[in-house]
RNA sequence: CCCUUAUCAAGAGUGGCUGAGGAACAGGUCCUGUGAAGCCCGGCAACCUGUCCGUAACGGACAAGGUGCUAAAUCCUGCGGUAUUACCGAGAGAUGAGGA
Numbered sequence: 001c002c003c004u005u006a007u008c009a010a011g012a013g014u015g016g017c018u019g020a021g022g023a024a025c026a027g028g029u030c031c032u033g034u035g036a037a038g039c040c041c042g043g044c045a046a047c048c049u050g051u052c053c054g055u056a057a058c059g060g061a062c063a064a065g066g067u068g069c070u071a072a073a074u075c076c077u078g079c080g081g082u083a084u085u086a087c088c089g090a091g092a093g094a095u096g097a098g099g100a
Stems, first nucleotide, its partner, number of pairs: 002099007013041001015040003021031003025078004042070003046067003049063005074092001079089004
């Protein structure tokens, strides 16, 4: 890189260094020297792991070890259905787990 599967409307900075970009892509629209992205520290708790409770199946609480995350619903839309708005399903993407 590839395949399968689960989730994606919640949560999380008044910090330090640095110095101009960033939000996957396209179209929009936003954020940004009242510091972008990145690194450190801190935090959150999605998945795995651990402990406890409870089960027919599901589920809940705690911890924070492994990944992850830490502006805006995955920021909205992208294809199809229905449709006054909008909603539903997929596609694409992100993350975890398993596999080759």